[in-house]
RNA sequence: GCCGGAGUAGCUCUAAGGAAGAGCGUCUGUCUUGUAAACAGGGGGUCCGAGUUCGAUUCUCGGCUCCGGCU
Numbered sequence: 001g002c003c004g005g006a007g008u009a010g011c012u013c014u015a016a017g018g019a020a021g022a023g024c025g026u027c028u029g030u031c032u033u034g035u036a037a038a039c040a041g042g043g044g045g046u047c048c049g050a051g052u053u054c055g056a057u058u059c060u061c062g063g064c065u066c067c068g069g070c071u
Base pairs, nucleotide, nucleotide: 001070002069003068004067005066006065007064010024011023012022013021018054026042027041028040029039030038047063048062049061050060051059
């Protein structure tokens, strides 16, 4: 330098055009002499910038970071 893959909640991952979810973790409550466990509930996120569209996590282009391959 070229090619491919990935970037979504604190972590691991869904969602593939129609108001973004799960598990674990965290916080609150119930229970307990107390802690843990269990149960109920809450908070919290789309890497950045443009484009297409009535509507973009999703499609297109550019950029950034990480991983792999070729030279």
Molecule: transfer RNA
Organism: bacterium